[in-house]
Molecule: transfer RNA
Organism: Chloroflexota bacterium
C1' cells in the first nucleotide's frame, strides 16, 4: 500500500427505497411482610459528511474504527 468486510437503542439482534422492531437490561407501576420471581407500561438506537431520490438503514462517493486476506 492493495483488495475484501464490519459499524443499527447501554448489550444482542432484525428491517423489498415506504411509520426504524424484538429480546435483555434500565426506569415507573401491579403483586408480595421485604427481596426474589411474574404481569403491566415506559425510555432509549441507524459510524461522520456530502449525493442520487417524492422518500434512504438500505444505493452512489468520501471521511473513521475495527477485522480477514495478499505483498
Nucleotide at each position: 500500500u492493495c483488495g475484501g468486510g464490519u459499524a443499527u437503542c447501554g448489550u444482542c439482534u432484525a428491517a423489498c427505497g415506504g411509520u426504524a422492531g424484538g429480546a435483555c437490561a434500565g426506569c415507573a407501576g401491579a403483586c408480595u411482610u421485604u427481596g426474589g420471581a411474574u404481569c403491566u407500561g415506559u425510555c432509549g438506537g441507524u459510524u461522520g459528511g456530502g449525493g442520487u431520490u417524492c422518500g434512504a438503514a438500505u444505493c452512489c462517493c468520501u471521511g473513521u474504527a475495527c477485522c480477514c486476506g495478499a505483498g